Transfer RNA from Mesorhizobium sp. 131-2-1, 75 nucleotides, folded computationally. The organism belongs to Mesorhizobium, within Bacteria. The prediction has a mean pLDDT of 82. RNAcentral records the identical sequence in 226 taxa. Rfam family: tRNA. It is annotated as a transfer RNA.
RNA sequence: GGGCGUGUAGCUCAGCGGGAGAGCACUGCAUUGACAUUGCAGGGGUCACAAGUUCAAUCCUUGUCACGCCCACCA
Numbered sequence: 001g002g003g004c005g006u007g008u009a010g011c012u013c014a015g016c017g018g019g020a021g022a023g024c025a026c027u028g029c030a031u032u033g034a035c036a037u038u039g040c041a042g043g044g045g046u047c048a049c050a051a052g053u054u055c056a057a058u059c060c061u062u063g064u065c066a067c068g069c070c071c072a073c074c075a
């Protein structure tokens, strides 16, 4: 330098044009002598960033950034 993949809640990930979700974690309540477990309820997101397409974008296109993998080049 070229190609590919990934970027969504604190963590691990799903969703892949029309409701942003799950598990764990966190908070409150109940249960206990207390803790754990369990049950119920709740909070938390600029869907990496920018532009474009569309009536409508997490999702499609382009660019940028970060991380990973492969190839090439140089010494």
Base pairs, nucleotide, nucleotide: 001071002070003069004068005067006066007065010024011023012022013021018055026042027041028040029039030038048064049063050062051061052060